[in-house]
RNA sequence: GCCCCCGUAGCUCAGUGGAUCAGAGCGGACGGCUUCUACCCGUUAGGUCGCAGGUUCGAAUCCUGCCGGGGGCG
Repeated sequence: GCCCCCGUAGCUCAGUGGAUCAGAGCGGACGGCUUCUACCCGUUAGGUCGCAGGUUCGAAUCCUGCCGGGGGCG
């Protein structure tokens, strides 16, 4: 230098046939249970979907560039 994959909540990830409100588990907060703690149960907060631009009535999803991580080739 070229090619491929990945980037979504604090962490691990799903969603990638364009329109459901952006979600799950763990973790956090509050409450219940308990003599207390843990377990368990309920409620709840937390995201400009890596960044910028484009297409579109509408983009996490399609296109382009860039950034970061991993791998391959030279």
The RNA shown here (transfer RNA) has 74 nucleotides and comes from a Thermoleophilaceae bacterium. RNAcentral holds the sequence, with entries from ENA and MGnify. NCBI's taxonomy places the organism under Bacteria, Bacillati, Actinomycetota, Thermoleophilales, Thermoleophilaceae. Its Rfam family is "tRNA". It is annotated as a transfer RNA. The same sequence occurs in records of 3 taxa.